[in-house]
RNA sequence: CCAGGGGGCUGGGCAGCCGCGUCGGAGCUUUUGCUUCGCCGAGGAAAGUCCGGGCUCCACGAAACAAGGGUGGCGGGUAACGCCCGCCGGCUUCCCUUCGGGGGAGCAAGGGAUAGUGCCACAGAGAGCAGACCGCCAACCGGCUCGUCCGGAAGGUAAGGGUGAAAGGGUGCGGUAAGAGCGCACCGCAUGUCCGGCAACGGAGAUGGCAAGGUAAACCCCACCCGGAGCAAAACCGAAUAGGGGCGCCGUGCCGGCUUGAUCGGCGGGUCUGUUUCGGACCCAGGACGCCCGGGUUGGUUGCUGGAGCGGCGCAGCAAUGCGUCGCCGAGAUGAAUGGCUGCCCUUGCGGAUACGGUCCGGUUAAUCGGAUACCGUCCGCGAGACAAAACCCGGCUUACAGGCCCCCUGGCAUA
Numbered sequence: 001c002c003a004g005g006g007g008g009c010u011g012g013g014c015a016g017c018c019g020c021g022u023c024g025g026a027g028c029u030u031u032u033g034c035u036u037c038g039c040c041g042a043g044g045a046a047a048g049u050c051c052g053g054g055c056u057c058c059a060c061g062a063a064a065c066a067a068g069g070g071u072g073g074c075g076g077g078u079a080a081c082g083c084c085c086g087c088c089g090g091c092u093u094c095c096c097u098u099c100g101g102g103g104g105a106g107c108a109a110g111g112g113a114u115a116g117u118g119c120c121a122c123a124g125a126g127a128g129c130a131g132a133c134c135g136c137c138a139a140c141c142g143g144c145u146c147g148u149c150c151g152g153a154a155g156g157u158a159a160g161g162g163u164g165a166a167a168g169g170g171u172g173c174g175g176u177a178a179g180a181g182c183g184c185a186c187c188g189c190a191u192g193u194c195c196g197g198c199a200a201c202g203g204a205g206a207u208g209g210c211a212a213g214g215u216a217a218a219c220c221c222c223a224c225c226c227g228g229a230g231c232a233a234a235a236c237c238g239a240a241u242a243g244g245g246g247c248g249c250c251g252u253g254c255c256g257g258c259u260u261g262a263u264c265g266g267c268g269g270g271u272c273u274g275u276u277u278c279g280g281a282c283c284c285a286g287g288a289c290g291c292c293c294g295g296g297u298u299g300g301u302u303g304c305u306g307g308a309g310c311g312g313c314g315c316a317g318c319a320a321u322g323c324g325u326c327g328c329c330g331a332g333a334u335g336a337a338u339g340g341c342u343g344c345c346c347u348u349g350c351g352g353a354u355a356c357g358g359u360c361c362g363g364u365u366a367a368u369c370g371g372a373u374a375c376c377g378u379c380c381g382c383g384a385g386a387c388a389a390a391a392c393c394c395g396g397c398u399u400a401c402a403g404g405c406c407c408c409c410u411g412g413c414a415u416a
Stems, first nucleotide, its partner, number of pairs: 001412010012345007020041002023038006043387001047398002050396005055230004060279006068226005073087005088110001090107007111221002116219002118215003133161002135157003140152004169187006188210001189208003193204004234302004244293005250287001253267005258261001268284005309328008346385008356377003359372004
């Protein structure tokens, strides 16, 4: 310097004039409020509303089960997660290579197909317990040009070809009439042992010719996890009354006491709950159900910003992160504030001018010098300057993003 990849910061600057919002100070004002001064005033995604929480209220509580939903390699981090970090296996891609393999980056919906069910269209002989379309083959029969030939019936075969996304292990050697794990070697697979590792997993042997297809972001099985709703949650103040009225219908369980009632006690029943057990609370006619009439609530305050907060340094850790210490306090609106104008500068695109400088060529010991060129600088004009805005807050994920700067990893080239 180039290529690939990862990360961080920024995303216009300065000045002037006018105008906004919260808070604080001062003054005026009976109050409402007004004037003036000062600090501060959108984001890395504020977006999506996809996850997890804090917080608030509700659901009676505990346990077990069911239904429903979520996650899915191993280990760690975190308040928690479907997030983050590291590692393992698989795949993709780049580089190196002694061709054995090694290194970097990236991706993912990475448990189970021997619990069961479903599906695998079309093509093809045959797609789950199969299959013979073209083929290959000694012996038998016939022919002939007597050749490793041609044909026929029966039989053997699945190595070769074809179909397909996928065809009953793969490569090679032997063997056979021709073939086939038929046998052997290596790989693969199954079972089991040892070693390394917390583990996923990796490595090394032993035995066995060994087939038991694919698909689970198909149903399902396994392991683990899960109350509901949400700041339009909620709390307080104020206001006004109405815990209202009428009609219909069902009908007011059992026993006992007494002071005979809006009473007391016991039993029984019901609700809170998808089921069960335990515990608890409430209700049983002054009630329940149905229909009709009808009042208040559209206001104010809080919630609302000091936090699982941010930053520096040190320690532990591969890292995520944790601990310690020092420092900082960066909007809180409520039809909803942070804007408008001007000038200069910066970045950038286009056009024009200019030989002044850089640059290139010639010449000289060197310099002065001569020439070329609008590539860069310089000047002028026009245009542009990304994605995009809080509304309870936080940790993530996903999506969008013109331009600029910086750092890291891998590889190549060059220089020293």